This is a predicted structure of a 350-nucleotide part of an RNA (small-subunit ribosomal RNA, central domain) from an uncultured rumen bacterium. The coordinates come from a structure-prediction model, not an experiment, and the mean pLDDT is 89.
Context: one part of a larger RNA
């Protein structure tokens, strides 16, 4: 550069927000850059195609012709792309109304448990396993009542349920705030989609300081088990787990399924919200929308499966693969305080 691809064979970036850049909705006019047609130059010879002719043939050579898919000019077209004006409302927005939600941040309170520490009671065992030890206890444990203090986590309700862009969110109560769904003959008028780079946000673990430290428990000691047993069982027990600042940026960051749009046949279930029918009204019952879940059609797919939430049928854009091991490594760069990340190879090899 081409071609096929990407749920599970290799292959969707962890996720947003955006910058070039590419791609972009309806109508009328106007350019005429892209495109189309004609003419005209021009496209060196020699090669290739035709036709004729010379070497006895041929190869090879010589003449004519035709081609040279190109490109400059001029004239002409105006559907499609593009550029300019004007206009439109269906696409995006914005107004404005009433609800939903574990979205996020702070800040304050609440119960149950659990440890512990004072007291009471009260006597010998508690614990712990398959079975026991180690461990605790006559300086009274375990049990049990009552007070006090500490952290960390919020049963039940709680759902195939909500919500968020992903990571992820879950007592209560206030304040601060971000998005999304509905509904509205009223606004703006393509102001749109994706996004290289970039910048942000990102579970656990992990790094730094600064606090905390009840339970848990890497490490780490001890008891078992066992041929051993650096393990699984069991007593113990520090990092950490928790707050705050600040790094670290990974992952089976998953629907293993990038983000927008359009179209495509039915059933059932839940969540929000409207509209209607019920004389009124929580539901039942019928619709319309947004989201969520299960089950077929068509068509897809190797299969399995997926089926309006598509992996079905189309379009823009981005990212990603090219046998396997070597290897997500060396080495270079960049980031990190470090861990090590990100980017990423060849020898050889099968």
């Nucleotide at each position: 550069c081409u071609g096929g691809g990407c749920g599970u064979a290799a292959a969707g970036g962890g996720c947003g927000c955006g910058u070039a850049g590419g791609c972009g909705g309806c109508g009328c006019c106007g350019c005429a850059a892209g495109c189309c047609g004609a003419g005209u130059g021009u496209g060196a010879a020699a090669u290739c195609u035709c036709c004729g002719g010379g070497c006895u043939c041929a190869a090879c050579c010589c003449g004519g012709a035709a081609a040279g898919u190109g490109c400059g000019c001029u004239c002409g077209g105006g559907a499609c792309u593009g550029c300019g004006u004007c206009g439109c409302u269906g696409g995006a927005g914005g107004a404005c109304g009433g609800g939903a939600g574990a979205g996020g941040g702070a800040a304050g309170g609440g119960g149950a448990a659990u440890a512990u520490a004072g007291g009471g009671u009260g006597u010998a065992g508690c614990g712990g396993u398959g079975a026991a030890a180690u461990g605790c206890g006559u300086u009274g444990a375990u049990a049990u009542c009552c007070u006090a203090u500490a952290g960390a986590a919020c049963a039940c309700c709680g759902g195939a349920g909500g919500c968020g862009a992903a990571g992820g969110c879950g007592c209560c109560u206030u304040c601060c705030u971000u998005g999304a769904a509905c509904g509205u003959g009223a606004c703006u008028g393509a102001c749109g989609c994706u996004g290289a780079g970039g910048c942000g946000c990102g579970a656990a673990a992990g790094u730094c300081g600064g606090g905390g430290g009840a339970g848990c428990a890497a490490a780490c000691a001890g008891g078992a088990u066992u041929a051993g047993a650096u393990a699984c069982c069991c007593u113990g027990g520090u990092a950490g787990u928790c707050c705050c600042g600040a790094c670290c940026u990974u992952a089976a960051a998953c629907g293993g399924u990038g983000c927008a749009c359009a179209c495509u046949g039915g059933c059932g279930g839940u969540u929000g919200g409207g509209g209607g029918a019920u004389u009124u009204c929580a539901c039942c019952c019928c619709u319309c929308c947004a989201g969520u879940c299960g089950c077929c059609c068509a068509g897809c797919u190797a299969a399995c499966g997926c089926g309006u939430u598509a992996a079905g049928u189309g379009u823009g854009c981005c990212g990603c693969c090219u046998g396997g091991g070597g290897a997500g490594u060396a080495c270079g760069g960049c980031c990190g305080c470090a861990a090590g990340g990100c980017u990423a190879a060849a020898a050889c090899u099968c």